[in-house]
RNA sequence: AUACUUAAGAGUUUGAUCCUAGCUCAGGAUGAACGCUGGCGGCGUGUCUAAGGCAUGCAAGUCGAACGACGUCUUUUGGCUUCGGCUAAAGGAAACGAGUGGCAAACGGGAGAGUAACACAUUGGUAACCUACCUUCGAGUCAGGAAUAGCUCACCGAAAGGUGAAUUAAUACCCGAUAGACAUGGGGGGACAUUAAGUCAUUCCCAUGUAAAAUUUUUUGCUCGGAGAGGGGCCUAUGGCCUAUCAGCUUGUUGGUGAGGUAAUAGCUCACCAAGGCAAUGACGGGUAGCGGGUGUGAGAGCAUGACCCGCCUCACUGGGACUGAGACACUGCCCAGACUCCUACGGGAGGCUGCAGUCAAGAAUCUUCCGCAAUGCGCGAAAGCGUGACGGAGCGACGCCGCGUGCAGGAUUAAGGCCUUCGGGUUGUAAACUGCUUUUCUGGGGGAAGAAUUUGUGACGGUACCUCAGGAAUAAGAGGUUGCUAACUCUGUGCCAGCAGCAGCGGUAAUACAGAGACCUCAAGCGUUAUCCGGAUUCAUUGGGCGUAAAGCGUCCGCAGGCGGUUUUGUAAGUCAAUGGUUAAAUCCCGAGGCUCAACUUCGGGGCCGCUGUUGAUACUGCAAAACUAGAGGUUGGGAGAGGUAAGCGGAACUACCGGUGUAGUCGUAAUAAGCGUUGAUAUCGGUAGGAACACCAAAGGCGAAGGCAGCUUACUGGAACAAACCUGACGCUCAGGGACGAAAGCGUGGGUAGCGAACGGGAUUAGAUACCCCGGUAGUCCACGCCCUAAACGAUGUGCACUAGGUAUUGGCAGUAUCGACCCUGUCAGUGCCGUCCAAAAAAGCUAACGCGUUAAGUGCACCGCCUGGGGAGUACGAUCGCAAGAUUAAAACUCAAAGGAAUAGACGGGGACCCGCACAAGCGGUGGAACAUGUGGUUUAAUUCGAUGAUACGCGAGGAACCUUACCUGGGCUCAACUACUAGCUGCAAGCUUUCCGAAAGGAGAGCCGCCUUCGAGGGUGCUAGAUAGGUGCUGCAUGGUUGCCGUCAGCUCGUGCCGUGAGGUGUACCGUUAAGUCGGGUAACGAGCGCAACCCUCGUCUUGUGUUAAAUGUACACAAGAGACUGCCCCGGCAACGGGGAGGAAGGGGAGGACGACGUCAAAUCAGCAUGGCUCUUACGUCCAGGGCGACACACAUGUUACAAUGGCCGGUACAACGGGUUGCUAAGCCGCGAGGCGGAGCUAAUCCCAUCAAAACCGGUCCCAGUUCGGAUUGAAGGCUGCAAUUCGCCUUCAUGAAGUCGGAAUCGCUAGUAAACGCGCAUCAGCCACGGCGCGUUGAAUACGUUCUCGGGUCUUGUACUCACCGCCCGUCAUACCACGAAAGCUGGCAACGCCCGAAGGCUCUGUUAAAGGGACUAAGGCGGGGUUAGUGAUCAGGGUAAAGUCGUAACAAGGCAUCCGUAGCGGAAGCUGUGGAUGGAUCACCUCCUUU
Repeated sequence: AUACUUAAGAGUUUGAUCCUAGCUCAGGAUGAACGCUGGCGGCGUGUCUAAGGCAUGCAAGUCGAACGACGUCUUUUGGCUUCGGCUAAAGGAAACGAGUGGCAAACGGGAGAGUAACACAUUGGUAACCUACCUUCGAGUCAGGAAUAGCUCACCGAAAGGUGAAUUAAUACCCGAUAGACAUGGGGGGACAUUAAGUCAUUCCCAUGUAAAAUUUUUUGCUCGGAGAGGGGCCUAUGGCCUAUCAGCUUGUUGGUGAGGUAAUAGCUCACCAAGGCAAUGACGGGUAGCGGGUGUGAGAGCAUGACCCGCCUCACUGGGACUGAGACACUGCCCAGACUCCUACGGGAGGCUGCAGUCAAGAAUCUUCCGCAAUGCGCGAAAGCGUGACGGAGCGACGCCGCGUGCAGGAUUAAGGCCUUCGGGUUGUAAACUGCUUUUCUGGGGGAAGAAUUUGUGACGGUACCUCAGGAAUAAGAGGUUGCUAACUCUGUGCCAGCAGCAGCGGUAAUACAGAGACCUCAAGCGUUAUCCGGAUUCAUUGGGCGUAAAGCGUCCGCAGGCGGUUUUGUAAGUCAAUGGUUAAAUCCCGAGGCUCAACUUCGGGGCCGCUGUUGAUACUGCAAAACUAGAGGUUGGGAGAGGUAAGCGGAACUACCGGUGUAGUCGUAAUAAGCGUUGAUAUCGGUAGGAACACCAAAGGCGAAGGCAGCUUACUGGAACAAACCUGACGCUCAGGGACGAAAGCGUGGGUAGCGAACGGGAUUAGAUACCCCGGUAGUCCACGCCCUAAACGAUGUGCACUAGGUAUUGGCAGUAUCGACCCUGUCAGUGCCGUCCAAAAAAGCUAACGCGUUAAGUGCACCGCCUGGGGAGUACGAUCGCAAGAUUAAAACUCAAAGGAAUAGACGGGGACCCGCACAAGCGGUGGAACAUGUGGUUUAAUUCGAUGAUACGCGAGGAACCUUACCUGGGCUCAACUACUAGCUGCAAGCUUUCCGAAAGGAGAGCCGCCUUCGAGGGUGCUAGAUAGGUGCUGCAUGGUUGCCGUCAGCUCGUGCCGUGAGGUGUACCGUUAAGUCGGGUAACGAGCGCAACCCUCGUCUUGUGUUAAAUGUACACAAGAGACUGCCCCGGCAACGGGGAGGAAGGGGAGGACGACGUCAAAUCAGCAUGGCUCUUACGUCCAGGGCGACACACAUGUUACAAUGGCCGGUACAACGGGUUGCUAAGCCGCGAGGCGGAGCUAAUCCCAUCAAAACCGGUCCCAGUUCGGAUUGAAGGCUGCAAUUCGCCUUCAUGAAGUCGGAAUCGCUAGUAAACGCGCAUCAGCCACGGCGCGUUGAAUACGUUCUCGGGUCUUGUACUCACCGCCCGUCAUACCACGAAAGCUGGCAACGCCCGAAGGCUCUGUUAAAGGGACUAAGGCGGGGUUAGUGAUCAGGGUAAAGUCGUAACAAGGCAUCCGUAGCGGAAGCUGUGGAUGGAUCACCUCCUUU
């Protein structure tokens, strides 16, 4: 010095994960609008909609130095005069309405309708052109004439306006002269150069043609010519929208010749000739749109956009047309047609805000009928000047950008108030009050600009900006938000209501998500919302994506265009690269300076604007041209392989039918049946005949083919591939849009054929039904020929070609070696083809992949080309088009709707999946339940109440281990209200308290009477009563707010952690496996090593022994009790085993866990309990609290559960006789003795317990007798009578005794329960609760004491591993279709109604052209806008009705799919059926399970 200074993500699919993919958010922006709010200033900006309609005013005039005349004033003169004046002529002055004439009016200003085009932009060309005013150079400017407007007169008309006559001027018009370097036409010569047209310097000749003056004393005009500047016309190349559901378009079309026409080229126009021209690199058609500089956004590339400012274009009520002019086919000119509005005398006229204001309408929405020409600019003019809604300014609008302010400092009892609170406090908060200060802003007073260029004069803005003085904190803060994204949290209310919401989502009684309040956060004169654009979005991917399974490879091949293309050399220089020139308007953008107090804004300078183009150079690569090469590709020769194709012929087995024989009653079929066939002789069997279809074994992961596909044998014809060795051609290649060919099965047409099979159909079963699965029949079809169809899970879900990146193995063909006479075999090697799945051991590395997986046959690494994808559904559908005989195929949307749909893998759970293992799970046994009566509990019913809870397993003899009152929670009735109970404060002084007693009453309670009438530090304290207040109280609600406790899975063997390792991750490993065990017990082994909670053990009881101690029993011993120890560990032996361990044995009281108990992992069931207790919240407060009496919880057509007693002889009854253990006892157990048939009573000894008592403790058992199979001497319910006991009380509603009564019941249907040894079964005894007892219950205790287990197929439950899954609320899951209801959008539809653009014909204004015409009027002709008629095209709206789709909600019918989903599913096709669907046929695996085959590896 130059360059650069730049890129963020998040939420949402799941139980969790990774990926794919969409949706949404955070940012910026706007000509905005809306909501709430609003102090000031500067600079900008403001109808995006109806190019809809417009009242009113203004927006283009100017020049008297082009002209005449009128009028005014004035001077002079003349005439007249009523002396006011009038008139004429000449002159002057200032001005000038109207007119002639000149210039301007084609600019300036507006708008974006049209236009997809040379309209625009960029680059070139014009030798194919024009140019008024301006500048400059040269030359000239002579002399005449005829009119006309105005004016006057007459006339027509309502008006607008018009007609006629007469008269007049010019820088208006006309004629003549002059000029040639001008214009036009004709002719000739020179030079240069070209493909040609031409150009240059000129030169010569001929013909024709055109000029204007005004003013004043100097200028300005005019004419001709040259040049310039600026402006324009035309042409070329390039660039920039969507649509192929628009594929062919075109007749002036494409070209030529000639003519016309234009300023100029040109089919621009015409005549003739030719038949061209454009198009897949998108013609033609349709839709949309002004284009650019720029603007917004973005890191950029891009994407979107075209307000304001600048350039260009186009338009001017709609359509057509020309005139004038230098320039227009003309915004405020003309003519015509049309629509609309207005005037009218109805005859006829007038008009054009898409200029500035303004108005109506439309709309979500967009301003003043302002000031001024002072500045800048424009027009005219010599100038003064005039005009200018351009412009300069002001006004309105927070519409935008920028700036300023709403005070500053101090101030703690951290005031009050608000809010929260754990009640301590916290917060609002130094915030306020209060004190001091300041004055930007505000109000008032004073001064007061620049903008003026220019000597004088001239300022709309404007008494504005600015300066100064005074006053006084004075005049000035809101909006949105606070679940996450996303900064910011609490309370109250509400209770899936009301509501919120951008997405996810929030709300069903503890809502940081609704509403209010407080607090907080963000921005701030604004803040939010809505709309739109870019971004994020790498979500159209050039930068910068993909296609095995997520969306996505055409079914396959051939192949034109296109794209890409081997080696070498030369040339060229198109692409490419470099240097340089031009251009790329200004503004905008960036950088640096300057001016407004700063900023926005603005001025100046520099850069940039990435583009196009010229010139020069380079030549590696690509292209082009030429020449060559052989490695790509192809060809020739040879011998081989093969279900490659087409056609013809032949063959055997099987099947069916028919014929004949034998033979007799069944056969067929199924899980089981039935229908079917059969005595008219089936099935079976033998022989024969016929027919059609398919080809067993070989056969294989095998072979061939482009794919579909191809299989008996032979023959003929024929396609392709591979190999070997040489030779030949010489890049001839690869891919391929459109195009063409082939293309399973089903289906269609015509004609054959038809054995078997077999949609439809018929019958039989199954079933709730069964339009199915199963069975019996059976038509199309399956087969052949010819012609269509053209689709499949047409799959390797993997396009084609080429190259590169370890191998192994099988196979085909060949070569060589060894050996051999030769062949086979063997070994090695070359080329090709195919495969590489399982298994602890073998597929490996790299790489890729979301993972699964792929891995030389790539899904790796690269190249070339094609096809395809862009959220799910709607939908491969509608419409249109093409094809098809049809079925249908191909191409292929949108509205609407959802926030997901999806892939792979993970952990679970589940399966009418698999493997292994265990358990009184089954089996083997024993005894029960279910039947009876009774007891108890529950449901139900009833009731004033029958209080409440528990409800599959895991409620139901459960809470309750004791409901007559109490309990008690329920009901009826009667009472109390600071209360039955706890603790506190204040007041009243009212009094102790308390005891006795009367009345009412069912009691509680109420009313009264009496007795006693207190202690004290004298403060009135304690105590007590009353009043008041915070409070008490609630078995009221919520077990889905909770603690604690408990049940079940389950005493099942599991559940986890640390570190490490594997995996992107969820997660896995450890904990899999092999053995073993009761056990995740232990061993082996192992990317795991360890550890924890569980298991086991430690604890208790029982069994044996020892020791010690001990009351009691009469004593030693012993027994018993208590306590402490010992003992058992697979320790020893044999066998198996690596081991763990298992089997057997010995010894021993006990043997492999000796028996039993307590002990219950992580978790599951929102399991149970707010009524045991505790407790948050809610709720009641003269009641949902509390007290009392009575009743109820005990009801009773019924059902269930758990039990007791039985049904009897293994028994009942009677008599006799024997043996326990655990326990309990002073409000108690109660002995002896006596009474009573008995319950019991009297009695009272003893005992606070190894002592006494319950209790001599037992019963079954045993012995003897009787009964003799019966509703009994079984059974005892029920009922009657008489008693006893407890207790205030026994009626509702207790237990017991005696006598009498004597139901049902004769072993129990379907079904179901317990138990594996001191167990089941049977027998009695004790205890808790308790006054008593509904106890036949519960908890314990002992006595007697069995049977059986082959075994794991099945049932149930559990564990481990594995597999599938669309389940995860986890199969009580998920989920499909019809039908019914409501709503939504779309499609079809007899039709109906519009729009648009064409076409044919008719008519045809103005106008120019042309013809005629006295070149004058007038007329004719072709062209032509609008209009009319016609049939089509296209597009839109609407339409009875119809069809499908979507959404909703707890509807109906079924159960199709997901597991082997209970018939594996799916694809194509065909038929059928309420519906999902079923069936036939071919195909796929994206099918579970089992077996087999093959292959690989190891030994």
Predicted 3D model of a 1499-nucleotide RNA (small-subunit ribosomal RNA) from a bacterium. The RNAcentral record of the sequence draws on ENA and SILVA. Its Rfam family is "Bacterial small subunit ribosomal RNA". Rfam links the family to the GO terms structural constituent of ribosome and ribosome. The coordinates come from a structure-prediction model, not an experiment, and the mean pLDDT is 80.